[in-house]
Formats: sequence, structure tokens, C1' cells
RNA sequence: ACAGAAAAAAGCCAAACCAUGGGUAACCAUGGGACGGAAAGCCGCGGGUCCGGGCCAUCGGGGUUCGGAUCGCCGGGCUGCCCUC
Repeated sequence: ACAGAAAAAAGCCAAACCAUGGGUAACCAUGGGACGGAAAGCCGCGGGUCCGGGCCAUCGGGGUUCGGAUCGCCGGGCUGCCCUC
């Protein structure tokens, strides 16, 4: 230096929920709050899921397309702390 594992230590992030604000919505931001997390850091590249519009069909269920959301859904890419083997 690289790769894997996770013990110790120092820390880090922050689910649900609540308040305020933004958004048609999914959802997001701030504050509180901790379910959890060795990348729960970053990136919408592939898939999944969710929201909105159009079209087709339909009692309903559904299909397709465009735009959006989700990285704490999975994969991938980039980057990274401590110390032991």
C1' cells in the first nucleotide's frame, strides 16, 4: 500500500413518531427523537418499489409511455476513520 474479517477505543449516522416549512403527490429540509447501521458516506448507472400525467383496455384488476421520488430495497461505481490478524 492492497484485500478480507471483525475485537477494543475514539467517534459517526439516525428508523418509527412528533413539530414547522416545501411539494398535486411520492417524498424532502430543519429541530426533537433512537429502530438500527462497518460505509445507514456520495452518485439515479442497472433492477425493484412508490407518486403524478398521457394512451390502451376494463365492472374491477391491468398494460405501456413520459416526468418525478426512494442510496436505511438490491446490485454497481467513487471515496473513507481507528486498530488487530
Molecule: c-di-GMP-I riboswitch aptamer
Organism: Desulfobacteraceae bacterium